[in-house]
This is a predicted structure of a 72-nucleotide RNA (transfer RNA) from Dyella marensis.
Taxonomically the source falls in Dyella (Bacteria, Gammaproteobacteria, Lysobacterales, Rhodanobacteraceae).
Its mean pLDDT, the model's own confidence on a scale to 100, is 81.
It was read from a public genome assembly.
RNA sequence: CUUUGGAAAGCUCAGUGGUCGAGCAUCGGCCUGACACGCCGGGUGUCGCGGGUUCGAUUCCCGCUCCAAACC
Numbered sequence: 001c002u003u004u005g006g007a008a009a010g011c012u013c014a015g016u017g018g019u020c021g022a023g024c025a026u027c028g029g030c031c032u033g034a035c036a037c038g039c040c041g042g043g044u045g046u047c048g049c050g051g052g053u054u055c056g057a058u059u060c061c062c063g064c065u066c067c068a069a070a071c072c
Base pairs, nucleotide, nucleotide: 002070003069004068005067006066007065010024011023012022013021018055026042027041028040029039030038048064049063050062051061052060
């Protein structure tokens, strides 16, 4: 240089075009003499950026940025 894959909550990741979720973590409450465990509750997100298609885009298409891998 070229090719491929990826970018979503603090982290790891689901997500079929119709108002974005789980686990862990974290915070609050209950429980306890206190802690731990357990139970209940809270999502804290312009889905990397910019355009296009569409009534409607995290999802489909194009470009850019960044990361990883392969080849040279």